[in-house]
Context: one part of a larger RNA
RNA sequence: GGCAUUCGGUGGAUGCCUUGGCGUCAGGAGGCGAAGAAGGACGUGGCACGCUGCGAAAAGCCACGGGGAGCCGCGAGCAGGCUUUGAUCCGUGGAUGUCCGAAUGGGGCAACCCACCGCGUAUGCGGUAUCCCGCACUGAAUCCAUAGGUGCGGGAAGCAAACCCGGGGAACUGAAACAUCUCAGUACCCGGAGGAAAGGAAAUCAACCGAGACUCCGCUAGUAGUGGCGAGCGAACGCGGACCAGGCCAGUCCUGGCUGUUGGAGAUACUGGAACGCUUUGGAAAGAGCGGCCUGAGAGGGUGACAGCCCCGUACAGGUAGUCUUCGAUGGUUGGGCACGAGUAAGGCGGGACACGUGAAAUCCUGUCUGAACAUGGGGGGACCUCCCUCCAAGCCUAAGUACUCCCUGGCGACCGAUAGCGAACAAGUACCGUGAGGGAAAGGUGAAAAGCACCCCGAUGAGGGGAGUGAAACAGUUCCUGAAACCGGAUGCCU
Numbered sequence: 001g002g003c004a005u006u007c008g009g010u011g012g013a014u015g016c017c018u019u020g021g022c023g024u025c026a027g028g029a030g031g032c033g034a035a036g037a038a039g040g041a042c043g044u045g046g047c048a049c050g051c052u053g054c055g056a057a058a059a060g061c062c063a064c065g066g067g068g069a070g071c072c073g074c075g076a077g078c079a080g081g082c083u084u085u086g087a088u089c090c091g092u093g094g095a096u097g098u099c100c101g102a103a104u105g106g107g108g109c110a111a112c113c114c115a116c117c118g119c120g121u122a123u124g125c126g127g128u129a130u131c132c133c134g135c136a137c138u139g140a141a142u143c144c145a146u147a148g149g150u151g152c153g154g155g156a157a158g159c160a161a162a163c164c165c166g167g168g169g170a171a172c173u174g175a176a177a178c179a180u181c182u183c184a185g186u187a188c189c190c191g192g193a194g195g196a197a198a199g200g201a202a203a204u205c206a207a208c209c210g211a212g213a214c215u216c217c218g219c220u221a222g223u224a225g226u227g228g229c230g231a232g233c234g235a236a237c238g239c240g241g242a243c244c245a246g247g248c249c250a251g252u253c254c255u256g257g258c259u260g261u262u263g264g265a266g267a268u269a270c271u272g273g274a275a276c277g278c279u280u281u282g283g284a285a286a287g288a289g290c291g292g293c294c295u296g297a298g299a300g301g302g303u304g305a306c307a308g309c310c311c312c313g314u315a316c317a318g319g320u321a322g323u324c325u326u327c328g329a330u331g332g333u334u335g336g337g338c339a340c341g342a343g344u345a346a347g348g349c350g351g352g353a354c355a356c357g358u359g360a361a362a363u364c365c366u367g368u369c370u371g372a373a374c375a376u377g378g379g380g381g382g383a384c385c386u387c388c389c390u391c392c393a394a395g396c397c398u399a400a401g402u403a404c405u406c407c408c409u410g411g412c413g414a415c416c417g418a419u420a421g422c423g424a425a426c427a428a429g430u431a432c433c434g435u436g437a438g439g440g441a442a443a444g445g446u447g448a449a450a451a452g453c454a455c456c457c458c459g460a461u462g463a464g465g466g467g468a469g470u471g472a473a474a475c476a477g478u479u480c481c482u483g484a485a486a487c488c489g490g491a492u493g494c495c496u
Stems, first nucleotide, its partner, number of pairs: 001495009015481001016445002020416002022413007029405002031159002039100003042055003046078002050074002061094006070082003105114003115128005130156009163194001164192005174181001178228001204211002215242005225233002246397003249341001253337016270318003276291005292309002294298001300312003346370008356382001377392005432439002452480001455467004
């Protein structure tokens, strides 16, 4: 030095576990905001670093309801307190609520700086942004008036995951290149709204038979078509389903706001809730043995190993002062809507939408120029004309069926189990990186219980270790369950 065996160190795989995730279903909710939101800054505890809560009344104040013995958050400890005169805690309502933020008195490099007016002895309190609408007063050029000005009252704004409607609107890509075309009216930007939105009650289809608003789904059908007839794009009629609802234009109507009385159901704290003992092994019984019991409850969780009967619960039953939701009944009060649709229909030119790329191109929208009829009328039936059929535009409203899930509650899972599952089971959108937009981790497990090693010894009043003690176990000692491998060493044997 090698090999083998063995004992250790290091390391943190594996097994087991789960407080966290993921998916899905049902129900709810679908908004918050000048009465100052979302989101923050800074404070706030006797000692207080982070998180949580709260706001100078600051881990809290008041009232009502619940509850019934402990409590002063995670979070121990010391100190000091509270509580059966009912605390902590839970529900509802109220008070307070610094500063920034739409931020709104002016400014500003957010959480800061500087004002004016009124009230007040003072600490201080209230007001002062912009736009729109309404009312009143005032009031130019310019007589009346109007513009403008002032005051008062009301409204708006900003945020928010997806879904929805509208206004704008790409390119990569595909066409095996590329220009029409495609990607796609997608991404993205802007405006607006609701719990859904949009659409909607035939100037619709159909085909000589008839149907009867709209929306959504399955077919029709990758059909008919469209298309550098390339790549591709791609209906409708009709059928089957989901759901069903029709109204109004001066009134016997529709639809709102506020409000009175009254009834039902539900949500938001909760309450009651059956039934077990002994022996034995063990550190511990829920295991095993023996004998019982309950069940409208043998879902689940916990308890020193595996518990229907120990604890929390579960089936079932009950319950609400206040607040809220929903479904009705019946009143009061106060608003809004329209007059049967003309610069419309239609036409020319230019575009766009229709599955339809200008095509024989109907239909719909309109930038521009023209421009009817008036039910004895007009539109449509895919150029156009006739017959025929059908409908009545240029006004308005309309539930349900449909889409979505930032969020709340509950259930479930041939979903994950710490390199998995959300990025995050832990002080996680943290630490850290970046000027910034932005990027973005690692990190779970002693034990049943801290019983977390009193005391002694070595050592530097260390680190670490040896005894002793606790414990079932300490090779469970906080770098703590299990503890693989690489890697490092000790011992023994063999070989060199």
Molecule: large-subunit ribosomal RNA, domain I
Organism: soil metagenome